[in-house]
C1' cells in the first nucleotide's frame, strides 16, 4: 500500500392481502428504544414504538360473482445497483 465480508436500502419484475366509505405512505415536533463487517467503540447518520402537530389521495365496469384501475399502501420472492458515516483491531495479497 491494495482489497475482501455484514445488518441493511434503492430500483425493476412478481405472488398473496389492505385501504379507495381513506386507513396507510410520506413530513413534521416531543419522549423512549434498537441494530451498525470477525472484535471493541460508535455518530450531528439508520430503523421501531408511544403521543401530538400541518398536509393529504382516482375512481370505473358488472345484474351479480367478480373485472379493471389507483395508493410514495403491508408482507414474501427473484434479479440487479449500493453498502460496515467514523475510529482501533484483525483476515487476504
Nucleotide at each position: 500500500c491494495a482489497g475482501a465480508g455484514u445488518a441493511g436500502a434503492g430500483a425493476u419484475c412478481u405472488g398473496u392481502g389492505c385501504g379507495u366509505g381513506a386507513a396507510g405512505u410520506g413530513u413534521u415536533c416531543c419522549g423512549c428504544g434498537a441494530a451498525c463487517g470477525g472484535g471493541g467503540a460508535g455518530u450531528u447518520g439508520u430503523c421501531g414504538c408511544g403521543g401530538g402537530g400541518a398536509c393529504g389521495a382516482a375512481g370505473g365496469g358488472g345484474a351479480g360473482a367478480c373485472c379493471c384501475g389507483c395508493g410514495a399502501u403491508a408482507c414474501g420472492g427473484a434479479u440487479u445497483u449500493c453498502g460496515c458515516a467514523u475510529c482501533c483491531c484483525g483476515c487476504u495479497g
Model confidence (mean pLDDT): 78 of 100. A computed fold for a 93-nucleotide RNA from uncultured Ruminococcus sp., annotated as THF (Tetrahydrofolate) riboswitch aptamer. RNAcentral holds the sequence, with entries from MGnify. Taxonomically the source falls in Ruminococcus (Bacteria, Bacillota, Clostridia, Eubacteriales). Of the family's consensus pairs, 82% are formed in the model. Its Rfam family is "THF (Tetrahydrofolate) riboswitch aptamer". Gene Ontology term of the family: tetrahydrofolate metabolic process. About the family: Tetrahydrofolate (THF) riboswitch was first reported for Ames et al. as an RNA motif in 5' untranslated (5'-UTR)regions of folate transport and biosynthesis genes in Firmicutes genomes.